[in-house]
This is a predicted structure of a 71-nucleotide RNA (transfer RNA) from an uncultured Eubacteriales bacterium.
RNA sequence: AGCAGGAUGGUGCAGCGACAGCACGGCCGGCUUUGACCCGGCAGACAAAGGUUCGAAUCCUUUUCCCGACG
Numbered sequence: 001a002g003c004a005g006g007a008u009g010g011u012g013c014a015g016c017g018a019c020a021g022c023a024c025g026g027c028c029g030g031c032u033u034u035g036a037c038c039c040g041g042c043a044g045a046c047a048a049a050g051g052u053u054c055g056a057a058u059c060c061u062u063u064u065c066c067c068g069a070c071g
Base pairs, nucleotide, nucleotide: 003068005066006065007064010024011023012022013021026042027041028040029039030038047063048062049061050060051059
């Protein structure tokens, strides 16, 4: 170099073409004598660029990074 897999909130993961969601964490409030328990709410993400499509996190191409196998 070629082959195969991966990149989604702070962290770990879903989402196989039509609203980006879950858990933990953070913040605010409630509850409480207090609170780390419990309850309600809020903020926060699709690696980058281009293409296909009415519509792309999802399909295609290139690039970057991580991991694996072979020699």

Description: The sequence was found in a public genome assembly. The coordinates come from a structure-prediction model, not an experiment, and the mean pLDDT is 83. Rfam family: tRNA.